A computed fold for a 356-nucleotide part of an RNA from a Candidatus Doudnabacteria bacterium, annotated as small-subunit ribosomal RNA, central domain. The coordinates come from a structure-prediction model, not an experiment, and the mean pLDDT is 82. NCBI's taxonomy places the organism under Bacteria, Bacteria candidate phyla, Candidatus Doudnaibacteriota.
Context: one part of a larger RNA
RNA sequence: UUGGGCGUAAAGCGUACCGAUCGGUGGUUUUACAAGUCAGAGGUGAAAUCCCAAGGCUCAACUUUGGGACUGUCCUUUGAAACUGUAAAACUAGAGGGGCAAAGAGGAAGCUGGAACGAACGGUGUAGUAGUGAAAUGCGUUGAUAUCGUUCGGAACACCAAUAGCGAAGGCAGGCUUCUGGGUGCCACCUGACACUGCUAGGACGAAAGCGUGGGGAGCGAAGGGGAUUAGAUACCCCCGUAGUCCACGCUGUAAACGAUGCACGUUAGGUGCUAGAGAGUAUCGACCCUCUUUAGUGCCACAGUUAACACGUUAAACGUGCCGCCUGGGGAGUACGGCCGCAAGGCUAAAACUC
Repeated sequence: UUGGGCGUAAAGCGUACCGAUCGGUGGUUUUACAAGUCAGAGGUGAAAUCCCAAGGCUCAACUUUGGGACUGUCCUUUGAAACUGUAAAACUAGAGGGGCAAAGAGGAAGCUGGAACGAACGGUGUAGUAGUGAAAUGCGUUGAUAUCGUUCGGAACACCAAUAGCGAAGGCAGGCUUCUGGGUGCCACCUGACACUGCUAGGACGAAAGCGUGGGGAGCGAAGGGGAUUAGAUACCCCCGUAGUCCACGCUGUAAACGAUGCACGUUAGGUGCUAGAGAGUAUCGACCCUCUUUAGUGCCACAGUUAACACGUUAAACGUGCCGCCUGGGGAGUACGGCCGCAAGGCUAAAACUC
């Protein structure tokens, strides 16, 4: 390996895209073919082995004879035509396009605002301030802290704000402008299965930290220094503080990259919120409001069902289908070796001995 599984026990690739080429799967109707499929007939299916009956060695094992079986697979031939397939024709419920509409921290670039903070300068003013469990280091008579004014600087955007919204994921929040992506609702105008999934090769995105070059540097702050605490204190607390955090370009490619839950489609009681639409009723001059229905999304509760339990429950972990990825006792080990990638740090792929 067959199998059984993958929310938490081992197990869903961090994410989607091009998805080429090679694959697997595939809506409705008609006709044809007959490759798969099914049925009949014939052949083949050696002997031994296997099963049954009888016989031979004193029995048995063993062995002889006869019969059966040899399913599957294979060959030839005659048919069937539901399903799969192939070919042709058609359809519109999937998919895509079009028109109208609303929402949104979706992305990129540019411009800009106020609060806070820090610094410099100037004014007032005098002895403390800061910090802690308590202190001290620190700052301060070269005038601090406090307070007022002016100027400069960098980073982040209070309230709105939500259990809200958007995005494939990572993620996205002051305001305005430009460019730009995606989804949703309604109409049912067009195309007519154009669909789903997706390995490899190649490419794309990907928090934080980290790396390279050049800028920037207010606050915070690994490392480092000092003060405390303590038996010690390479910590927790305090005072400083470099890299970094920020920007541009290039690399890195990993996270508890989590819903620890792959993607797509269909089916299966409800209740109650929120967000964006559409429709009907009521009302109205017409609307808003209100009530109901419905689509998409996002929460909570809960029936059936599932689950080892916890829990999940139309946003499934229910019931099914298609395709992919992954798991197979613990440690050794996500390590060694090799290969590929990287400037490096390291990443990806990935064992064994041994041991329990």
Rfam family: Bacterial small subunit ribosomal RNA.